A computed fold for a 72-nucleotide RNA from a Candidatus Parcubacteria bacterium, annotated as transfer RNA. Its mean pLDDT, the model's own confidence on a scale to 100, is 84. NCBI's taxonomy places the organism under Bacteria, Bacteria candidate phyla, Candidatus Parcubacteria.

């Protein structure tokens, strides 16, 4: 200097144009003498910046910021 991949709640990941979910995490409640497990509820992410495209974009399209790999 080239070329690939990945970036979405606090942590791991789905989501291939049409209301951002799912597990574990947290608060609260219910159980327990307590706690743990079970069970209900619930807070929590303007989807890596910044543009375009579209009637609408987490999704396409460009550029740029991280991290990884691969080549020179």
């Nucleotide at each position: 200097c080239g070329g690939g991949c990945u970036g979405u709640g606090g942590u791991g990941c789905a989501g291939u144009g049409g209301u951002a979910g799912c597990a574990c995490g947290c608060u609260g409640g219910c159980u327990u003498c307590g706690g743990g497990u079970g069970c209900c509820a619930g807070a929590g992410g303007u989807c890596g910046u910044g543009g375009g495209u579209u009637c609408a974009a987490g999704u396409c399209c460009c550029a740029c910021c991280a991290g990884c790999c691969c080549g020179a």
RNAcentral holds the sequence, with entries from ENA. The same sequence occurs in records of 2 taxa.